[in-house]
Context: one part of a larger RNA
RNA sequence: GACAAACGCUGGCGGCGUGCCUAACACAUGCAAGUCGAGCGAAGUAUACGAGGGAUUUAUCUUUUGUAUAUUUAGCGGCGGACGGGUGAGUAACGCGUGGGCAACCUGCCUUAUACAGGGGGACAACACCGGGAAACUGGUGCUAAUACCGCAUAACACACACAGGUGGCAUCAUCUGAGUGUCAAAGGAGUAAUCCGGUAUAAGAGGGGCCCGCGUUCGAUUAGCUAGUUGGUGAGGUAACGGCUCACCAAGGCGACGAUCGAUAGCCGAACUGAGAGGUUGAUCGGCCACAUUGGGACUGAGAUACGGCCCAGACUCCUACGGGAGGCAGCAGUGGGGAAUAUUGCGCAAUGGGGGGAACCCUGACGCAGCAACGUCGCGUGAAGGAUGAAGGUUUUCGGAUCGUAAACUUCUUUGAUUGGGGAAGAAACAAAUGACGGUACCCAAAAAACAAGCCACGGCUAACUACGUGCCAGCAGCCGCGGUAAUACGUAGGUGGCAAGCGUUGUCC
Numbered sequence: 001g002a003c004a005a006a007c008g009c010u011g012g013c014g015g016c017g018u019g020c021c022u023a024a025c026a027c028a029u030g031c032a033a034g035u036c037g038a039g040c041g042a043a044g045u046a047u048a049c050g051a052g053g054g055a056u057u058u059a060u061c062u063u064u065u066g067u068a069u070a071u072u073u074a075g076c077g078g079c080g081g082a083c084g085g086g087u088g089a090g091u092a093a094c095g096c097g098u099g100g101g102c103a104a105c106c107u108g109c110c111u112u113a114u115a116c117a118g119g120g121g122g123a124c125a126a127c128a129c130c131g132g133g134a135a136a137c138u139g140g141u142g143c144u145a146a147u148a149c150c151g152c153a154u155a156a157c158a159c160a161c162a163c164a165g166g167u168g169g170c171a172u173c174a175u176c177u178g179a180g181u182g183u184c185a186a187a188g189g190a191g192u193a194a195u196c197c198g199g200u201a202u203a204a205g206a207g208g209g210g211c212c213c214g215c216g217u218u219c220g221a222u223u224a225g226c227u228a229g230u231u232g233g234u235g236a237g238g239u240a241a242c243g244g245c246u247c248a249c250c251a252a253g254g255c256g257a258c259g260a261u262c263g264a265u266a267g268c269c270g271a272a273c274u275g276a277g278a279g280g281u282u283g284a285u286c287g288g289c290c291a292c293a294u295u296g297g298g299a300c301u302g303a304g305a306u307a308c309g310g311c312c313c314a315g316a317c318u319c320c321u322a323c324g325g326g327a328g329g330c331a332g333c334a335g336u337g338g339g340g341a342a343u344a345u346u347g348c349g350c351a352a353u354g355g356g357g358g359g360a361a362c363c364c365u366g367a368c369g370c371a372g373c374a375a376c377g378u379c380g381c382g383u384g385a386a387g388g389a390u391g392a393a394g395g396u397u398u399u400c401g402g403a404u405c406g407u408a409a410a411c412u413u414c415u416u417u418g419a420u421u422g423g424g425g426a427a428g429a430a431a432c433a434a435a436u437g438a439c440g441g442u443a444c445c446c447a448a449a450a451a452a453c454a455a456g457c458c459a460c461g462g463c464u465a466a467c468u469a470c471g472u473g474c475c476a477g478c479a480g481c482c483g484c485g486g487u488a489a490u491a492c493g494u495a496g497g498u499g500g501c502a503a504g505c506g507u508u509g510u511c512c
Base pairs, nucleotide, nucleotide: 001511002510003509005508006507007506008505009504012381013380014379015378016377017376018374019373020339025337026336027335029334030333031332034079035078036077039076040075042073043072044071045070046069047068048067049066050065051064052063053062054061055060056059086292087291088290095217096216097215098214099213100212101211102210105209106208107207110205111204112203113202114201115200116199118152120150121149127142128141129140130139131138132137158183159182160181161180163178164177165176166175167174168173188197189196190195218264219263220262225255226254227253230252231251232250233249234248235247236246237245267289268288269287270286271282272281273280274279294315295314296313297312298311317328318327319326320325345371347370348369349368353367354365355364356363357362384414385413386412387411394405395404396403397402418453420448421447422446423445424444428439456501457500458499459498460497461482462481463480467496468495469494470493471492477484478483
């Protein structure tokens, strides 16, 4: 000098930040991922109109049924739940950083371009009926729709196979042209319509990812040898893709004092702190990457999965139970217990920015924007200003003359920042227009009143700015180092004074 700090004493205001470093301990409760009726069938409700029946007070009520419109939605279906948010347990590793490679790869939504969308089929939910179960849930039979599912047709510059010719390279090879054989598509919806939103195939782009390599990346040799899919080859399987990635066979290799292996510790970086620099230390907040989601394992779906708020199995734990069986996962936001020296509200809003769905209206969004709490940090402001000597009273001290607190106070004049009261009152809002502000009647402006409501903490032997009195008497105590204290203590305690910093001051801890 710095701090995600804590503790002691003290504490007026505002702006901007920051806030479980410990138990990756366990979690009550609420919320944190939905959306689309312009994909689909169905059901409910309301209104209007029509038809039939009943009651009558003849224009009303009621009931059955049909059509239209509006609206709501459990289910099928689509897209999104792989983003956003959290944490740092693991990891000494191509994990990260940096520079390259992929002639060994994938890519939903978006953009550009070309072409196409013909004709059929069978189901399963919902629903109805019959069951089982305490519940969670679930079985059987029957019916039905689709942008759900499946054949057929058409189709190539697509893919596969073999052939001929050309070009290029970095070895395997890549690429272009030609003709040939084979294989593979599709879905509709809204609207009177125009048209719009979708669908299928291919090529390219953008953005995103996957893999490989060079270099760098903590400590220990009181860890010296390590290794059997181990190292390489052939073949096969698998993957989007290369590869012992996996398997069969063959060979016996591979790594290591330039530190293998083992043990310990640790997420990495941009950066941050310090320092003249070199360097040292750290990796909170913000940004990038990685890993994880009660512990371990596994796959499914999907363009994409470590799948936090998906599934299955096993373990531990908690809860419900009719004892047969079930349910759960805050390292999301709040909040609770526990641990700890120690760390906040079960708040408001989608108004802005951004994200998901939707043609849109809009819906969802504890991301985010705000507010609350905390002197935790930083910056700014205030606690008054000018004048004022009978140097008042009072305190302390005294050689009793005085000295000092001290222009300090009183007193006079002035000002009103903050706090208080009243009046006015935003920007942030961008969408053609209109409407739309959580914050918030906040910031800010004007007026009113009165110096009125707002100062402490530490030190005073030397280092080190600042001294006297009393008490104590090697006691009580102080102390960062040297050292003070045993009867005149500037070093202990108190008082007066003084010095330093100031809404803080000091102590402790850690780094330079």

Annotation:
The part of an RNA shown here (small-subunit ribosomal RNA, 5' domain) has 512 nucleotides and comes from an uncultured bacterium. Model confidence (mean pLDDT): 82 of 100. It matches the Rfam family "Bacterial small subunit ribosomal RNA". The RNAcentral record of the full RNA draws on ENA, Greengenes and SILVA.